[in-house]
RNA sequence: UAUUGAAAAAAGCCGAAUCUCCAGUAGGAGUACGGGGGACUAAACUUUUGGGGUGAAUCUCAUUAUGAGUAGGGUACCUCUACCCGAACCCGUCAACUAACCUCGGAGGCGAUGGAGGUGUUUAA
Numbered sequence: 001u002a003u004u005g006a007a008a009a010a011a012g013c014c015g016a017a018u019c020u021c022c023a024g025u026a027g028g029a030g031u032a033c034g035g036g037g038g039a040c041u042a043a044a045c046u047u048u049u050g051g052g053g054u055g056a057a058u059c060u061c062a063u064u065a066u067g068a069g070u071a072g073g074g075u076a077c078c079u080c081u082a083c084c085c086g087a088a089c090c091c092g093u094c095a096a097c098u099a100a101c102c103u104c105g106g107a108g109g110c111g112a113u114g115g116a117g118g119u120g121u122u123u124a125a
Base pairs, nucleotide, nucleotide: 012110013109014108019030020029021028022027033105034104035103036102037101050094051091052090053089054088059069060068061067062066072085073084074083075082077118078117079116080115081114
């Protein structure tokens, strides 16, 4: 000097999932913010081909059991470009919408991680 690998740095990112108080080994009460059920009217729907919910996560083709794509989603917003995701779980024969009302969640996981142009918001002076 070059190449490869690892570690640190935690600003920040996905998500509804933040914050406060009491308590003091372990729990409780709330909360920003989210979900479900649930009349009438009108309209809509079709119940084994079971049906339905959360979520971006749906569908197609091929393969011989994995691969290639894809609706859709993420990197504050728009355009171009680049990269990534495209899962999982739950209800249990049952639920359209829906006022009053009832009820539940308020986790977890990542993190050196884009580039260019443009536009707006907020704060301070």